Background
A computed fold for a 73-nucleotide RNA from Candidatus Caldarchaeum subterraneum, annotated as transfer RNA. Rfam family: tRNA. Rfam describes the family as follows. Transfer RNA (tRNA) molecules are approximately 80 nucleotides in length. The organism belongs to Candidatus Caldarchaeum, within Archaea. The coordinates come from a structure-prediction model, not an experiment, and the mean pLDDT is 81.
RNA sequence: GGGCCGGUGGUCUAGCGGCUAUGACGCCGCGCUUACGACGCGGAGGGCGCCGGUUCGAGUCCGGCCCGGCCCA
Numbered sequence: 001g002g003g004c005c006g007g008u009g010g011u012c013u014a015g016c017g018g019c020u021a022u023g024a025c026g027c028c029g030c031g032c033u034u035a036c037g038a039c040g041c042g043g044a045g046g047g048c049g050c051c052g053g054u055u056c057g058a059g060u061c062c063g064g065c066c067c068g069g070c071c072c073a
Stems, first nucleotide, its partner, number of pairs: 001072007010025003018056001027043005049065005
C1' cells in the first nucleotide's frame, strides 16, 4: 500500500430501512437471609467512531476519513 471483518450503556453483545435500540454481566434500591452469597422484583445508565449523501424515515444503505483485528504484498 491492497483485500476482508469490526466500531452500539462501565464490559461483552443483538439489531430483515419503520414505536424516543436487545440481552447478559456489573452498578443502585427493595424483598428474602442472623449476615453474606444465591434467588425474586424494580431502577439508573447508550442514541449507535467522525463528516457528508440517499430517503417521508438511517444503528441499518452509499461515499470519504479515523481506530482495531485478520490476510496479502